[in-house]
RNA sequence: UCCUCGAAAAGGCAAACCGACCGCAAGGCCGGGACGCAAAGCCAAGGGCCGGGUGAGCACCAUCCGGUAGCCUGGUUGCCGAA
Numbered sequence: 001u002c003c004u005c006g007a008a009a010a011g012g013c014a015a016a017c018c019g020a021c022c023g024c025a026a027g028g029c030c031g032g033g034a035c036g037c038a039a040a041g042c043c044a045a046g047g048g049c050c051g052g053g054u055g056a057g058c059a060c061c062a063u064c065c066g067g068u069a070g071c072c073u074g075g076u077u078g079c080c081g082a083a
Base pairs, nucleotide, nucleotide: 005081006080012037013036017032018031019030021028022027035070041076042075043074045073046072047071048068049067050066051065052064053063054062055061
């Protein structure tokens, strides 16, 4: 110094919930708030889950559109340094 890894410290992020706004919805976003997080930084590529449209019809299934990166895999960038 790098990889694995995650003790400490500094700093960082922010679930539920509440309020304003956007969206048919899932959900997003801003403020408050902290359950947690070493990638809880970024990317919807694969799987999962969620919402909407269509297939006459709830569900299933198919298909299209959308959401979720704090469900997993994958990609990519990155702070600190005990064992």
The prediction has a mean pLDDT of 87. c-di-GMP-I riboswitch aptamer from a Pirellulaceae bacterium, 83 nucleotides, folded computationally. It was read from a public genome assembly, where an Rfam model found it.